A computed fold for a 72-nucleotide RNA from Durotheca rogersii, annotated as transfer RNA.

[in-house]
């Protein structure tokens, strides 16, 4: 160059068109003398940039960046 994939809280991932979820870590009570588990609660996300399409887009469609794989 060319096909294909992937990108989503700190991290690791889930969501095929109508309120972003989980699991981890983090914080806060709570249990213990105390730590750890555990229990109950909080924050914490421009869904890679941009444009489209639709009443609505993390989802669809176009180009761009950035990882891999293959192919030449």
């Nucleotide at each position: 160059g060319g096909u294909c994939g992937g990108c989503u809280g700190g991290u690791g991932u889930a969501g095929u068109g109508g309120u972003a979820g989980c699991a981890c870590a983090u914080c806060u009570g709570c249990c213990u003398u105390g730590c750890a588990u555990g229990c109950a609660g909080a924050a914490g996300g421009u869904c890679g940039c941009a444009g489209g399409u639709u009443c609505g887009a993390u989802c669809c469609c176009u180009g761009c960046g950035c990882c891999g794989a293959c192919c030449a």
Model confidence (mean pLDDT): 83 of 100. It matches the Rfam family "tRNA". By type it is a transfer RNA. Rfam links the family to the GO term triplet codon-amino acid adaptor activity.